The prediction has a mean pLDDT of 84.
Predicted 3D model of a 1491-nucleotide RNA (small-subunit ribosomal RNA) from an uncultured Lachnospiraceae bacterium.
It matches the Rfam family "Bacterial small subunit ribosomal RNA". Its family is annotated with ribosome and structural constituent of ribosome in the Gene Ontology.
RNA sequence: AGAGUUUGAUCCUGGCUCAGAACGAACGCUGGCGGCGUGCUUAACACAUGCAAGUCAAGGGGGAAAGUUCUUUCGGGGGCGAGUAGACCGGCGCACGGGUGAGUAACACGUGAGUAACCUGCCUUUUAGACUGCAACAACUUACCGAAAGGUGAGCUAAUGGCGGAUGAAUUAUGUAGCUGCAUGGUUAUAUAGAAAAAGUUGGAGUAAUCUAACGCUAAGAGAUGGACUCGCGUCCCAUUAGCUAGUUGGUGGGGUAACAGCCUACCAAGGCGACGAUGGGUAGCCGGCCUGAGAGGGUGGCCGGCCACACUGGGACUGAGACACGGCCCAGACUCCUACGGGAGGCAGCAGUGGGGAAUAUUGCACAAUGGGGGAAACCCUGAUGCAGCAACGCCGCGUGAGUGAAGAAGUCAUUCGUGAUGUAAAGCUCUAUCAGCAGGGAAGAAAAUGACGGUACCUGACCAAGAAGCCCCGGCUAACUACGUGCCAGCAGCCGCGGUAAUACGUAGGGGGCAAGCGUUAUCCGGAUUUACUGGGUGUAAAGGGAGCGCAGGCGGCGUGGCAAGUCAGAUGUGAAAACCCAGGGCCCAACCCUGGGACUGCAUUUGAAACUGCCAUGCUGGAGUGCCGGAGAGGUAAGCGGAAUUCCUAGUGUAGCGGUGAAAUGCGUAGAUAUUAGGAAGAACACCAGUGGCGGAGGCGGCUUACUGGACGGUAACUGACGCUGAGGCUCGAAAGCGUGGGGAGCAAACAGGAUUAGAUACCCUGGUAGUCCACGCCGUAAACGAUGAUUACUAGGUGUCGGGGGACCAAGGUCCUCCGGUGCCGGCGCAAACGCAUUAAGUAAUCCACCUGGGGAGUACGUUCGCAAGAAUGAAACUCAAAGGAAUUGACGGGGACCCGCACAAGCGGUGGAGCAUGUGGUUUAAUUCGAAGCAACGCGAAGAACCUUACCUGGUCUUGACAUCCCGGUGACGUAUGAGUAAAGUUAUAUUUCCUUCGGGACACCGGAGACAGGUGGUGCAUGGUUGUCGUCAGCUCGUGUCGUGAGAUGUUGGGUUAAGUCCCGCAACGAGCGCAACCCCUAUUGUUAGUUGCUACGCAAGAGCACUCUAGCGAGACUGCCGUUGACAAAACGGAGGAAGGUGGGGACGACGUCAAAUCAUCAUGCCCCUUAUGUCCUGGGCUACACACGUAAUACAAUGGCGGUAAACAGAGGGAGGCAAAACCGUGAGGUGGAGCGAACCCCUAAAAGCCGUCCCAGUUCAGAUUGCAGUCUGCAACUCGACUGCAUGAAGUCGGAAUCGCUAGUAAUCGCAGAUCAGCCAAGCUGCGGUGAAUACGUUCCCGGGCCUUGUACACACCGCCCGUCACACCACGGGAGUCGGUCGCGCCUGAAGCCGGUGGCCUAUCCGCAAGGGGGGAGCCGUCUAUGGCGAGAUUGGUAACUGGGGUGAAGUCGUAACAAGGUAGCCGUACCGGAAGGUGU
Repeated sequence: AGAGUUUGAUCCUGGCUCAGAACGAACGCUGGCGGCGUGCUUAACACAUGCAAGUCAAGGGGGAAAGUUCUUUCGGGGGCGAGUAGACCGGCGCACGGGUGAGUAACACGUGAGUAACCUGCCUUUUAGACUGCAACAACUUACCGAAAGGUGAGCUAAUGGCGGAUGAAUUAUGUAGCUGCAUGGUUAUAUAGAAAAAGUUGGAGUAAUCUAACGCUAAGAGAUGGACUCGCGUCCCAUUAGCUAGUUGGUGGGGUAACAGCCUACCAAGGCGACGAUGGGUAGCCGGCCUGAGAGGGUGGCCGGCCACACUGGGACUGAGACACGGCCCAGACUCCUACGGGAGGCAGCAGUGGGGAAUAUUGCACAAUGGGGGAAACCCUGAUGCAGCAACGCCGCGUGAGUGAAGAAGUCAUUCGUGAUGUAAAGCUCUAUCAGCAGGGAAGAAAAUGACGGUACCUGACCAAGAAGCCCCGGCUAACUACGUGCCAGCAGCCGCGGUAAUACGUAGGGGGCAAGCGUUAUCCGGAUUUACUGGGUGUAAAGGGAGCGCAGGCGGCGUGGCAAGUCAGAUGUGAAAACCCAGGGCCCAACCCUGGGACUGCAUUUGAAACUGCCAUGCUGGAGUGCCGGAGAGGUAAGCGGAAUUCCUAGUGUAGCGGUGAAAUGCGUAGAUAUUAGGAAGAACACCAGUGGCGGAGGCGGCUUACUGGACGGUAACUGACGCUGAGGCUCGAAAGCGUGGGGAGCAAACAGGAUUAGAUACCCUGGUAGUCCACGCCGUAAACGAUGAUUACUAGGUGUCGGGGGACCAAGGUCCUCCGGUGCCGGCGCAAACGCAUUAAGUAAUCCACCUGGGGAGUACGUUCGCAAGAAUGAAACUCAAAGGAAUUGACGGGGACCCGCACAAGCGGUGGAGCAUGUGGUUUAAUUCGAAGCAACGCGAAGAACCUUACCUGGUCUUGACAUCCCGGUGACGUAUGAGUAAAGUUAUAUUUCCUUCGGGACACCGGAGACAGGUGGUGCAUGGUUGUCGUCAGCUCGUGUCGUGAGAUGUUGGGUUAAGUCCCGCAACGAGCGCAACCCCUAUUGUUAGUUGCUACGCAAGAGCACUCUAGCGAGACUGCCGUUGACAAAACGGAGGAAGGUGGGGACGACGUCAAAUCAUCAUGCCCCUUAUGUCCUGGGCUACACACGUAAUACAAUGGCGGUAAACAGAGGGAGGCAAAACCGUGAGGUGGAGCGAACCCCUAAAAGCCGUCCCAGUUCAGAUUGCAGUCUGCAACUCGACUGCAUGAAGUCGGAAUCGCUAGUAAUCGCAGAUCAGCCAAGCUGCGGUGAAUACGUUCCCGGGCCUUGUACACACCGCCCGUCACACCACGGGAGUCGGUCGCGCCUGAAGCCGGUGGCCUAUCCGCAAGGGGGGAGCCGUCUAUGGCGAGAUUGGUAACUGGGGUGAAGUCGUAACAAGGUAGCCGUACCGGAAGGUGU
């Protein structure tokens, strides 16, 4: 410090996720030791048991017992125990220490001040004092009550308990005087008044009085400590909480407190708080600190420390220096326990511990030895504070589980290309060591004289054994680390992206590897990364985001000088910022963690002294900002009134006759009752042609005939006036298109809704005919728009060019006018700069400043609830649950478009002939079957693989066999063969019997073959063409596809390859930030058309024929020539080229073939072959028989034959081809047969012989018929091939003679030697279902105006929400399942005030009667006190009406998510009616229509 993830790729925006650190943690697996820490985060839930606060006999009265000892009359008594224990009065303590965080948003806390408004036990210090009296009550004794807890009566008694009197410096109050403070006030002096105490305890001295010491006591001053109160500042979220407040704010009198104060009370006034957030609601103890972070920040408040609050819940006071009191009291409530049912007792949020809750958190331990606390004069007692130990890897830190050597690189395991590689010096072996643990011995410090829980602990020493001590996670990318097997979208993984559908480095296991290590992973949470809330440090044209516009209160910001002040600001000093923590240095435990000492820091607050530039404030000036005045012109600026013409419709009348109207085409509609058309007259309403212009005006919305009236603003000129008067602007106010609403008018045209007609599968639409609200006016609402420049307002600055509108100045000009220039507006182009890019660019999206508004992933949703506004429609404000990993912007390359431009092709058109109808052949689908083997599937499967299924082929089915196999290699044994022949048996194969019998040799054996045997293996037309090679089809013989260097761009990419011409062509030329190159095109190759030359048999023949001869010709096959836009003319940019012409056999690639760029279709083929993996192995292999591939209600493709006269049939002549084939062959002549064919065998391995007859031709006949057409089907008889023609061959003869009379929608081929038509040959092959295929020649046309349209293709451009690329994407209703949410008759809770009732305990107040020790009084009585009663306040409880917030609910509403459900096709291309926004109406739905 970054990384992954949106895309085909790119840049950006933007979210999600990861790597780091942390933790009071928990869970999973594992676990050796030690040190230091930490350990109920949940139920402030309930608690058994024990302990956690006592102490003082030197304050006081009293005072045991056990035991022991003495004595005794044996009943007892005395001593010691012992003035002890244990109670009681009294003092101090119990308000500390310890726990918890419920409440609390507050002067609770933090920080800094204040108290002239206060208190303070014990402690320190100072001053003074301690004189004199009195009466009680516990304990105790006694009598009773009660189960208990406990209580009552009577009686006795003490004081450091209680009460009086004296004294009175100081203190307090009041008065007077002086001094003094910011105010209340403070202080000094003095006068008056009232108010205190324990002659105590112990020790010593003394006969005693008394003195003295210590501890105490009283009053007062000061200090210290601790507290109380007040104030400034700081301290979470919600405005869908905006108004709150009656003791409320203030005053006066009174009360009250330690003290100020509405703290309380009576009266008076009407204040107080709040947008700088009152009030209300939610949440929360606060801080030092801790975690994280570069920091600023963010999160947090467990341990330790400071403060606060609480002690079962609520209320209350008492005592006291201090409490409204955790282990005190009273009352109420809930709960638990005891009970004799009458009553009582209790409060672990102290330490342990229990139950419960929970993912989860320890021992009912030891000790007061240390530190500290309480009491005491002290000894000492108490102390679950504390010190220690126990449990827990909960955390941090340290140590160990061995070290060296050791290659036959052992064994095992895993992998393997079978060679080996890895584990791996790892192990074993050898040598060595002993940290930890274990055993034994010694043994601390902590303790100042004694006293040690920890503890026989730490530590030291010795002997002993490599022994007792390693796991966890991960290995697709991020992210370090890879292989095998298993599994087969299953099981599973997953932090994000995503893996898994038969070759998974992603699941599970194994081997190996990586990381950390007594731990390792996971989960939760927080910070970081995240500049993703942006103070540091972000944005708003199109990504989320500028308010629809203006005015303007508060607020924020503000021009140029001078003087002053010192609030901000800056500097110095002082105080404070507790300790601990943090940082630095040093030190102590062996080190570290941990601990100690010192320093720094604590960025803050306060006080004080100074500075005066800047901000601020005060004062005083200025004119540049702003405004006013004066002069001037421009303008659809606004409001009101009036006027005008054109058009439309309607009415009246005339002319006139059959249509009009409307559309893609129609129909509805209007019209013979006279329309449309036309003429004249009239009526009405609405809108204002031309001018008209990226022209004008206005703040925006918006404004358009003409005239008048009233009126707003801007601009130019001038420089008289004011003198910063300015800018922005939360709330607020005003304006605000269209639609819509209310009331009243108006209503010509247009026109939601609606009706009808069309279109359509449907058509709630688009189109047509009608048509109502509305559109118009007046008044009042609404307040929204894609209210857009998708760009807030203001100011300043920063290159230019060119239009235009308004005004001014100057120069020239005779006038029109031209040029230069200033100000204001409005456009275009463009540089710097900016920007993700597109683009913006003095009218900024540049550079700066000020102010306002707004944004923070997509969906849910501008929805719900609440509130405000509105007559309503609705508007404004505006969430959450849940869900996704994207949503998005700009640009790029493609692809696509019912986008555009250009061009090509038998693509259309123009023609010729077909297919689709018939029967037949063949292939396919389907069906059938034991099997009908398999593959091919739009073009580019279907007379295709198959250039030959009767057996074989053959892969399928039935049945019968074989099991190292039909075939290959290796091993062992046997035989000498193998083979042949003959048998048995069988459907055949298999099985089985008999006979016969090699070669070489070094005699060991070997070669070869067969048989038998064991196992390695063979074999598979079994699967996967979506694991592959190879081959092939197709776009397409279309003209394209790329690269290097350079340049441009952040980049994907672009350029080149685009452009102007031209071509069949990316063919060539020109131009150009490109210059070159490659694969394609073309050419080179073959055939063919002309010709020369060479050669001349089997070819040819001018020699009459044969032979012979010859090679001119035909021909054969070698080598050449020829054609190149080369020549001429015209056009063209002088180019490329095009057109025409000459010559030529051939003319512009002459015709044909081979040849197929980068790539596309997971195209085809595992059944040609090869091949990975998987599967079968007495079978999915092998052999054989028979059957099947030939089935047949049907559908499709492709051919052949026809429907006839351009024909059929018969006849005829020696009419005329080319190219092929031939030895298991082609076969002539001749003969036989009607014929297929047979007999026959000449010739020929073929320019020689044969197949071989070419056919269309010509002549005759038929005369338009289901025929002398057509030939299917069927019967009979044959021929040939073959082991065999039943299933299932071809052909022949005779007979039979079906459909069919030119073919619907639709569709195919062909542009010249082509189509059409005619026959011939060949491969395969015994034969053949061939009418197929591949070739060959014969005869031989028609048409092309042209590129609008259909199809396909190429190039450029444009749009795109597509990229699996339009067979794309995608919207809404409906149906089903699940999820969360809203409404909901209600219902059940919580919380909060309000009103009323009740009114415990208690303080305070009152009080007739009652009771009453201290004082007064001789007494009676008084004073004082108490109980009781009454009253105010008030907890709880009850009633009532509410507010608010949750749970739940029949039903209901939309939303989200789901595998391939239904209906349509709204959007993306001109998306097939451009889309979208606001609004209104309508419709199953997307949506449609109006404006």
RNAcentral holds the sequence, with entries from SILVA.